Predicted 3D model of a 173-nucleotide RNA (Lysine riboswitch aptamer).
The sequence was found by an Rfam model in a public genome assembly.
RNA sequence: UGAAUGGAUAGAGGUUGCGCUGUUUAAGAGUAAGUUGCCAGAUGUUGCAGGAACAGUAGAAGGCAGAAGAAAGGGAACCGCGCCGAAAGAUGAGUCUUCUGCAAGGCUUAUCUUGGGCAUACAGUGAAGAACUGUAUGACUGUCAUCUUACUAGAUGGUGCGCUAUCGAGGAA
Repeated sequence: UGAAUGGAUAGAGGUUGCGCUGUUUAAGAGUAAGUUGCCAGAUGUUGCAGGAACAGUAGAAGGCAGAAGAAAGGGAACCGCGCCGAAAGAUGAGUCUUCUGCAAGGCUUAUCUUGGGCAUACAGUGAAGAACUGUAUGACUGUCAUCUUACUAGAUGGUGCGCUAUCGAGGAA
């Protein structure tokens, strides 16, 4: 002088980069629940099974009609905020949803997968032709390596445990 390796700090991707609160808004939906009238006639109360309790012949479920008439989950736009494994998904565990079991959903957590968004097809979730997820394909894009080009592009491969910058550590040679 300084390789491997490892640490800290800062930073970059952008067809809407990612997430969250709030506001507005389409849809949900002229639906649900409640209510009035008529019919009905023994059950009903969360998706299923069981239990308990309650409602019910002073009329349950259900149907038709009338007047009124929501909300949640899932979207979109905008403001603000936090950020660049941002975050999302899958699986498992725990916990909550009147009691028990299952299912489903919410939250927490562990592991795994995905560099990023876009389009198309199929499948799934979904009320949905919205949106999301998965798989495949396609082009685009960030970044690194190698090769080519002959100088700013191309090809191939990799990629978030990545990449760039700075500063320590380290100490092969």